[in-house]
Context: one part of a larger RNA
Molecule: large-subunit ribosomal RNA, domain VI
Organism: mouse gut metagenome
Parts: sequence; structure tokens; C1' cells
RNA sequence: CGUAAGAGAUUUGAAGGGAGCUGUCCUUAGUACGAGAGGACCGGGAUGGACGAACCUCUGGUGCACCAGUUGUCCUGCCAAGGGCACAGCUGGGUAGCUACGUUCGGACGGGAUAAACGCUGAAGGCAUCUAAGCGUGAAGCCCCCCCUAAGAUAAGAUCUCUCAUCCUAAAUGGAGUAAGGCUCGACGUAGACUAUGUCGUUGAUAGGUCGGAGAUGUAAGCGCAGUGAUGCGUUGAGUUGACCGAUACUAAUAAGCCGAGGG
Repeated sequence: CGUAAGAGAUUUGAAGGGAGCUGUCCUUAGUACGAGAGGACCGGGAUGGACGAACCUCUGGUGCACCAGUUGUCCUGCCAAGGGCACAGCUGGGUAGCUACGUUCGGACGGGAUAAACGCUGAAGGCAUCUAAGCGUGAAGCCCCCCCUAAGAUAAGAUCUCUCAUCCUAAAUGGAGUAAGGCUCGACGUAGACUAUGUCGUUGAUAGGUCGGAGAUGUAAGCGCAGUGAUGCGUUGAGUUGACCGAUACUAAUAAGCCGAGGG
């Protein structure tokens, strides 16, 4: 820009893409078959491998503004308590998120037309013949079925809902202000390079703060007691705590601007 008014939702599916794998065991059954040795078709069930998708409950990894321990040195006048630097100083753990080594799920079932192949009926050619006319069975393959995208599919589809008939004019397929609605702008994240996308914007829990909780770390500081002391014990599962779950308008989403129909 188009989809013959302008919008907000929900969709159909032309077309395209994805997937498509397979082992072992049990049973049928030591049956059919076979002198024996051996040993099934068909059918039913269980459990794997590889591959793929989603997810983070579990198990692990990571987790550079979480917690603790600890070395050297400098600083806060000193003790104590802390802070800086040393690869994040080193070490032990670890929430959310992201993840696999983790968890769950998938290939199916079914239908149609077929290949090789196997048939029915059947002439040419009194017989025979699956083929010449005609009709069947038949594969991990083909077309559907399953999953994803999809109406710029210009053949531009469908359904529901909303907005209504203002003003100017040189009368045009013009201009202006509006409606429904949208955009700018702002607080953000289930989104993200930017953009886009989604939520929210005071008629408000969108983010921060605060409060409560979960989870993490592992018993803070101070004080008291014991010990010459290092240290231990008690107060105390304490103190601290990023992303997680809630509550709460304290702070910031204020204010404002712009676009947007008059068809049929």
C1' cells in the first nucleotide's frame, strides 16, 4: 500500500514444512512342521537403544550484588567488629533463571489408491490363459490421518461484536474536526540485539520499597559463664539473605499530544 467504510476479536485451510527408525524378552507353543536335530507363520503383551519435542517436580551442573570459613596486606586511632586488594584472593555450600547427565511425552491406530507378487471371470485362439473388456488381494513406500506455519491464497475467504451519518468547499476519488479504536509517552516482563510482542498506567499491584512467607547458609553481633589462654558453652536453628510466592499505594506509571469512517 492492497484486501471497495473504519475498527476489535475468533477462525477456515489453498499451499508449505515436520515426523516416519528399530532390538530383545514373555506368551501363543516346545504347538504346526520334522525320523531326529531343530523349530515357526498368524495373534497378544512387556521392556529397551538411537532420535526428537517440551519442561525443571526429582537427581546433578552453573549460579561474578546470596551465606559461611580462611591466608597475606592496607585502612576505619587501638581492642573487638568491619571494609578494600590479591583470578570472584582461595575454599565449602547454594535460591531463581538457564540447563542434561534429569523428568514426561512422541513414532501409533485407521482409511484410500497402488508396486512387485498372488488371484476371479474371460476371449482373441471351441482348449488354455490374472488381461485384451471387467473385478479383487497386496508394502516401512504414495495420498490422507498426527504436529507446526499459513488469506499478499491479489481467486486477498468466513463468523461475531463495536462506531455512526458532523462541518467547510472551488463539488473532486477534495479538505477539516471527531466516533469505535489505535499510536506516541510512561512502569515493566511470560518478550527481546534493535524492532516486534505481552501485562499494566491511579476506576492501579506494572516495577521499586516495606511487611510476611518459602528457599539458601548454618548458631551473627553484643553480653554472660567456664578456661592462664587458644577456645568452648548459653542467649540461638541465631543472624544475614539476588532473582521465588503473597500482602501493602510509601515512591514511580503524572500530565499531555497525535492519528483515525462518512463507503455500500